Predicted 3D model of a 1482-nucleotide RNA (small-subunit ribosomal RNA) from Cyanobacteria bacterium MAG CAR3_bin_5. Rfam family: Bacterial small subunit ribosomal RNA.
């Protein structure tokens, strides 16, 4: 010189976003323990639990130079038990107890100190005893008992005296000639030093659900005591001390340096080191001494162990080791006295478990080490793989080094100043051999750094926290791989940080948790201007303290670093001491602005008590009138012929004041409303005076306080809890009707003390932009309407500002100052239990266990809404015609069965998939078969293929026999086509998973709407666009507008049809012409047609309305007019929607079957149930007979004319035709005209019979037709329900696909051909804005309360058992002081008798443990019981959220299984509609 170096965050509430607000993680520490591992060294650390017991040993001795006496003995001397001095009060341990002068920090005065220092003065005379020792003697022992003897630095007396006491006089009061060559000692005073005792300011934890304590209590006098001050002790006087600035009490607790943590202020802790204390088996006393009331000393009392001969005794590890125990845990019964220090001696020296070293634990911290370099075939194995390859991995092998650590040989310190080394052959050196001996632990969803494959299937398990796991888990468990730390590693517990989550630094209360319902005031705390003083606070300077270690700088030493050591900082604190005086306190002067007084007016549902007044309701009376009134959604219960209701008149009551009447007044608030009088608080202006700081909050206290209640007494008309009755309804203890009690109302200045007691917004002052309204007062100007202007209220709207937005905004929720109250995550719960207060119901204050991740504002997109506005759609409504009823067909559920294969299942399954099951189809069932397989590719062998017979079997299939010997390429070796034997990869599955997929499809819906980029607004999710004003079928278009644009949808472009033009006429057509039975032939292409290409329609034109738009009504032309008709077309999405059985795939399964081949059966079953046709029930008909007119298709394994046959399905025969040719092919309905004549019929036509026909290997199960013959329900279809708005509905027939054959069914074609639509109120169904939500899996949502069951904690309870405390009384041990007549008695005194003193003994006061009695305080427990809280699918209703279907909450009070209902009052945190008023803008 330095000592100043510092502050991250993330996870998780939602569909998303901001806030609030918990819960969690990441970091340090750590006397720790666990779990896996463990190579070497330094340093430190090591019973946190039972202060729980404790075997064994050791931890306090020493001195013969103090003294006798004994032994020994080398004669020098040496040892020892006693007397005797010091020392055992230190060092060592622990942390019960203790909230205190116990610590810490400063002071201080009334004290004491042994050893040590130092200064003065001193030791003269004398004297008497006792251990030991001997004897006797008691006891098991521990230990005595008695007689004698004896020493002293051991005791006593006398002198002396510089001390002390005393005001003096006086009085009092010491020693060891011990020892010796010497440094030793002794006494007595002075002062010092060290240690100790004492006092005081400040500081030291939590509970108020502990608010009063205190009788030696507080002082005073007197004694007394103590080294010392003192209620320390006594006795007496005095009533006082302490306490909301927390007295007492409870509870927990050694304090402190300091330790970890933190940026820091702080928060926790107070192992080891160091400093005080406090203890020493538990209590309780004194002796000895300087010093203890004494850790290894006495004594008593308890409990606990031990020894005993049972009479009595011992002991006391909270020293060092050790053992049991306790526990998740904490070490060796080690070495030494070298060093360091202590005791004791004059020393030598002893003693020292203090210390110093060594063992034991990876318990901590620090350091090294488990090789190094070189090595690509990127080796083998593993692991994964898209099979290509990737990854372990330069790692390894292998090739060349090196040797720390450890080994093992040597050699060897310092620590010691001369000697003396436990540690120790210890640290360091030196050699030497060989990569030799040395590597785990955790994690890999996200926070958090690191990923893959397998097993497993809501299981087994993980998990800090948000969460993983129901077949593809990067979250379970293994394995590859990867990341982290490293001899560790993880996991648990504790503490501190994050956490600004208690907010002094540095938070907050409108709506998230928070303003006391409201005032008045006490104690505090803040407090206007202005002189002056003072100097407490406050600031500088100095001075003492702040131990020492720690911390921090700067240095040194072990190689290094932990460690240690020097030195400097620092220790923020306390006290004194000097100063400065701004401001803040005190004093103290003046003042007038806050504040209050007067005087003059003013406005007001302000209160109190008297009176009073009309109108209504209900009663009673009396009159007129009659059959019905009342009440609902509709009803009844009620009243009424005994006369209601209606209406008139008269009369009681009681309660309450219509219009005025107003975001209008007053009042603190609650709360106040018809008039008038009496008595009163407040308040506001405007004037000159006073008083002069009296001011502001306000903990407790004290008063007021809606409705409900609650006493006592009145009243009682209406309302109207409960109560009863009717209705509603599955129930209705409700909503709704008739009734009706408590209450509502007075009166006790009764009691109660709460409300959404709200502005969810505490009081007071100050400052900061308008502009409008109203209510009350002054001034000023007026053109009497007003205008400006100012002060008090009271509203909107708005600027900065503020806010997490909403919003608030001079009446702030903005800047700011003063005070107060309150908040700290949901629930549990404003609840137990305590206390105060209440008649009572309950207020007030107010927890905990246990329990979730969360709850929660505020906004935002959506969905819904038994919300609102606006538009739509055969939605409805207005028609038409059906289904539901029969009979058949179909499919479908269910039922059956070996099998009735599978799928689909609300609209959007059900004549669906299947455009056609007899066999096949076929997937399903029977029984018989095959296993490289009915079919695919590769490898080998043999062989063409390939065709006909025969035989067994149900058939597959199995055996035999017979013809046949091929084409293509060749390098001439062969190879390929086919077939057949054989081997293994493999094939094959209509097997699972549509919730793993793809493609395809339905569905909202052909509904109008679904985004984007850029800009803009908002912290943000997101808005704007896209919403408005109007049009449209349409987000279609205009216009407007912080938006400007655009994309996918609409629209159009694409097909048919409707007009018509041109082109082109064969197979099509014929006007004229010529012919024919016929458009048949010629002829011809004008018409019809046909098919290519155009043309035409755009709101173009006119007129009206509309905004001079868009665009909409009517007209005109015109085949067609406002998308022309009708198709094709389906946006962003939605439904885990439908299909793994068209297909295709991923993974899972089977693999002599779940694969294949094959007979037969089955799908076609039949008590029933639904859906979708068909055909009917008949006269608009049915039926014989005769007549007419289509379009659109098909056809060669085909369609199939003419003829012949047969009633007839048909069959025979063949023309013709690959099709505008020929065929299918006679269209029916319809026309005309007979017959039926209302009937179960000449209606229908099912069901049955007989006999046929076609198809086909084959019509039994199980096909279709024909013709006779049978003639069954059916008389128009209950509830309910479906379709269609024009060439449609309705009716009629044709084709066609499927097919061998079968069509009521599908899919097209035509032909006859209507009736309705006022309109948008309702039902469904969709779009928009808007508004509400407690929804978001989105209303099929959410969700409440009681009942069942299972566990948890926890409250209350007859009591029961502990603890702790204090209280009274009883009893009293050691003992200390007090007494004291008995008993003893060496020194002194008298004199032998005593005496003074002493000791033991009685004995008196305290007094431990103990006993008894009643408390309080707490803790465990407890039959039973309360309520909470948790718990995939339990039971009742449906209370909340939408107007949640009866708005919802708050108090209260009844009731009720339950959630709740209902009253009375309140409050918008209520939805819609309509008004009134006020704002802004025009």
């Nucleotide at each position: 010189a330095a000592a100043a170096c510092g502050g991250a965050g993330a996870g998780u509430u939602u569909g998303a976003u901001c806030c609030u607000g918990g819960c969690u993680c990441a970091g340090g520490a750590u006397g720790a323990a666990c779990g896996c591992u463990g190579g070497c060294g330094g340093c430190g650390u090591g019973c946190u639990u039972a202060a729980c017991a404790c075997a064994u040993g050791c931890a306090a001795g020493u001195c013969g130079a103090a003294c006798g006496a004994a032994c020994c003995u080398u004669c020098g001397g040496g040892u020892u038990a006693g007397u005797g001095g010091c020392g055992g009060a230190c060092g060592g341990g622990u942390g019960a107890g203790u909230a205190a002068c116990g610590c810490g920090u400063g002071a201080g005065a009334a004290u004491c100190u042994g050893c040590c220092c130092u200064c003065a003065g001193g030791a003269g005379g004398g004297g008497a005893a006792u251990a030991a020792c001997a004897g006797u003697u008691g006891g098991a022992a521990a230990c005595g008992a008695c007689u004698g003897c004896u020493a002293a630095u051991g005791c006593c007396c006398c002198a002396u005296a510089u001390g002390c006491c005393g005001a003096a006089a006086g009085g009092u009061g010491a020693a060891a000639c011990g020892a010796a060559u010497u440094u030793c000692g002794c006494c007595u005073g002075g002062g010092g030093a060290u240690g100790a005792g004492c006092u005081c300011g400040c500081g030291u934890c939590u509970g108020a659900u502990u608010a009063g304590c205190u009788u030696g209590u507080u002082g005073g006098u007197g004694g007394g005591g103590u080294a010392a001050c003192a209620g320390c002790c006594u006795a007496c006087c005095a009533a006082g001390g302490c306490u909301u600035c927390g007295a007492u009490c409870a509870g927990u607790a050694g304090c402190u340096g300091g330790u970890c943590u933190g940026a820091g202020a702080g928060g926790a802790c107070g192992a080891u080191c160091a400093g005080c204390c406090a203890c020493a088996c538990u209590g309780g006393g004194a002796c000895u001494g300087a010093g203890a009331c004494a850790c290894g000393g006495c004594c008593c009392a308890g409990a606990c162990u031990c020894c005993u001969a049972c009479g009595g005794g011992a002991g006391g590890c909270a020293g060092c080791a050790g053992u049991g125990g306790g526990g998740a845990a904490u070490c060796u019964u080690g070495g030494a006295c070298a060093a360091u220090g202590g005791g004791g001696g004059c020393a030598a020296c002893c003693c020292u478990g203090a210390u110093c070293c060594a063992g034991c634990c990876a318990u901590g911290c620090c350091g090294c080490g488990u090789g190094a370099g070189u090595g690509a075939a990127g080796a083998a194995g593993g692991c994964c793989u898209u099979c290509g390859g990737g990854u372990u991995g330069u790692a390894a092998a292998a090739c060349u080094c090196u040797u720390u650590c450890a080994a093992c040989g040597g050699u060897g310190a310092a620590g010691a100043u001369a000697a003396u080394g436990a540690c120790u052959g210890u640290a360091g050196c030196c050699g030497u051999a060989g990569a030799a001996g040395a590597a785990g632990c955790c994690c890999c969803g996200g926070c958090u750094a690191a990923c893959u494959c397998c097993g497993u299937g809501c299981c087994a398990g993980c998990a800090g926290c948000c969460g993983c796991g129901g077949u593809a888990a990067u979250a379970c468990g293994g394995a590859g791989g990867g990341g982290g730390c490293u001899a560790g590693c993880g996991u648990u517990g504790u503490u501190c940080g994050g956490a600004a989550u208690u907010a002094c630094u540095g938070g907050g209360c409108g709506u998230a948790a928070a303003g006391c319902g409201c005032a008045c005031g006490u104690a505090g705390g803040c407090g206007g201007a202005u002189c002056a003083g003072u100097c407490a606070g406050u600031c500088a300077g100095g001075g003492g303290u702040g131990a020492a270690a720690u911390c921090c700088c700067g240095g040194a030493g072990c190689u290094c670093a932990a460690c240690u050591c020097c030195g400097g900082a620092a220790c923020u604190g306390c006290c004194c001491u000097u100063g400065a005086u701004a401001c803040u306190g005190c004093u103290u002067u003046u003042c007038u602005u806050g504040a209050g007084u007067u005087c003059u007016g003013g406005a007001g549902a302000g209160g109190u008590g008297a009176g009073u007044g009309g109108a209504a309701u209900u009663c009673c009376g009396a009159g007129u009138g009659u059959a019905g009134a009342g009440g609902u959604g509709g009803a009844a219960u009620u009243c009424g012929u005994a006369g209601a209701u209606a209406u008139u008149c008269g009369g009681a009551g009681g309660a309450a004041c219509a219009c005025c009447a107003g975001u209008g007044g007053c009042g603190a608030a609650g709360g106040c409303g018809g008039c008038u009088c009496a008595c009163u608080g407040g308040c506001c202006a405007g004037a000159c005076a006073c008083u002069g700081a009296c001011g502001c909050u306000g903990a407790g206290g004290u008063g007021c306080g809606a409705a409900a209640g609650c006493g006592u007494g009145g009243g009682g008309a209406g309302c109207a809890a409960a109560c009863a009755g009717g209705a509603u309804u599955a129930g209705a203890u409700a909503c709704c009707c008739u009734g009706g009690u408590a209450g509502u109302c007075c009166a006790c200045u009764g009691c109660u003390g709460u409300a959404a007691a709200c502005g969810a917004u505490g009081a007071a002052u100050g400052c900061c932009a308008g502009a409008u309204g109203u209510c009350g007062g002054g001034c000023a100007g007026u053109u009497c309407g007003c205008u400006g202007u100012u002060c008090g209220g009271u509203g909107u709207c708005g600027c900065a500002c503020c806010u997490a937005a909403c919003g608030g905004a001079u009446u702030a929720a903005g800047c700011a100052u003063u005070c107060c109250g309150c908040c700290u995550g949901g629930g549990g719960a404003g609840u137990a239990c305590g206390g105060c207060c209440g008649c009572a119901a309950g207020g007030c204050u107010a927890a905990a266990a246990c329990u979730c991740a969360a709850a929660g504002g505020a906004a935002u997109u959506g969905a819904c809404g038994g919300g609102g506005g606006c538009c739509c759609g055969c939605a409805c409504a207005a028609g038409c015609g059906g289904u539901g009823g029969a009979g058949c067909a179909u499919g479908u559920g269910g039922u059956u069965u070996a099998a009735u294969u599978c799928g689909a299942u609300g609209c959007a399954a059900c004549g669906c998939g299947a455009a056609g099951a007899a066999c096949c189809u076929u997937a399903c069932c029977u029984g018989c078969c095959c296993u490289u397989g009915a079919c695919a590719u590769c490898c080998u062998c043999g062989g063409a293929a390939u065709c006909c017979c025969c035989c067994g079997g149900a058939g597959a299939c199995g055996g035999g026999g017979g013809a046949g010997u091929g084409c293509c390429c060749u390098u001439c070796g062969g190879g390929g086509c086919c077939c057949g034997g054989g081997u293994g990869a493999c094939a094959g599955g209509u097997g699972c998973u549509g919730c793993a997929u793809g493609g395809c499809u339905g569905u909202c819906g052909u509904c109008a709407g679904c985004u984007c980029g850029u800009g803009u607004c908002g912290u943000g999710a997101g808005a704007u666009g896209u919403u408005g004003g109007g049009u449209u079928a349409a987000g279609u278009c205009c216009c407007g507008c912080a938006a400007c644009g655009a994309g996918c949808g609409c629209a159009a472009c694409c097909c048919a049809c409707g007009u018509u033009u041109u082109u082109a006429g064969u197979u099509g057509c014929c006007a004229g012409c010529a012919u024919u039975c016929a458009g048949u032939u010629g002829g011809g292409c004008a018409c019809u047609c046909u098919a290519a290409a155009g043309a035409g329609a755009c709101u173009g034109c006119c007129g009206g309305u509309g905004a001079c738009a868009a665009a909409c009504c009517g007209g005109a032309g015109g085949a067609a007019g406002g998308u022309g008709u009708g198709g094709a077309c389906g946006a962003c999405g939605u439904c885990a929607a439908g299909u793994c059985a068209u297909c295709a795939u991923g993974c899972c399964c089977c693999u002599u079957a779940c694969g294949c081949c094959u007979u037969g059966g089955g799908c076609u079953a039949c008590a029933c149930a639904c859906g979708u046709a068909c055909u009917a029930c008949a006269a608009u008909g049915c039926u014989g007979c005769g007549g007419a007119c289509a379009a659109a298709g098909a056809g060669u394994a085909g369609c199939g004319a003419u003829c012949u046959u047969g009633c007839g399905a048909a069959a025979g025969u063949u023309a013709g035709c690959u099709a505008a040719u020929c065929u299918c092919g006679u269209a029916a309905a319809c026309c005309g005209u007979g017959g039926c004549u209302c009937a179960g019929u000449u209606c229908a036509g099912a069901u049955c019979g007989u006999a046929g026909g076609c198809u086909g290997c084959a019509a039994c199960u199980c096909g279709c037709c024909u013709a006779c013959g049978u003639g069954a329900a059916g008389g128009a279809g209950g509830a309910a329900u479906c379709g269609c708005u024009a060439g449609u509905a309705a009716u009629c027939g044709c084709a066609g696909g499927u097919c061998a054959g079968c069509a009521u069914a599908c899919u097209g074609c035509g032909g006859u051909g209507a009736a309705u639509a006022c309109g948008u109120u309702c039902c469904c169904g969709g779009g928009c804005c808007u508004u509400g939500u407690a929804c978001a899996c989105a209303c099929c949502g959410c969700c409440c309360g009681u009942c069942a069951c299972a566990c948890c904690a926890u409250g209350g309870a007859a009591g029961u058992u502990g603890g702790c405390c204090a209280u009274g009384c009883c009893c009293g041990a050691a003992g200390u002081c007090g007494u004291u007549a008995c008993u003893c008695u060496a020194a002194c005194c008298u004199u032998u008798u005593g005496g003074a003193a002493g000791a033991g003994g009685g004995u008196g006061c305290c007094g431990a443990a103990g006993g008894c009695a009643g408390g309080g305080c707490u803790a465990a427990u407890g039959a039973c019981u309360g309520g909470g809280g948790u718990g995939a699918a339990g039971u009742c209703g449906u209370a909340a959220c939408a107007a949640g279907g009866u708005a919802g909450c708050c108090g209260u009070a009844g009731c009720g299984g339950a959630a709740g209902c209902u009253g009375c009052g309140g409050c918008u945190g209520g939805a819609u509609c309509a008004c009134c008023u006020c704002c802004u803008a025009a």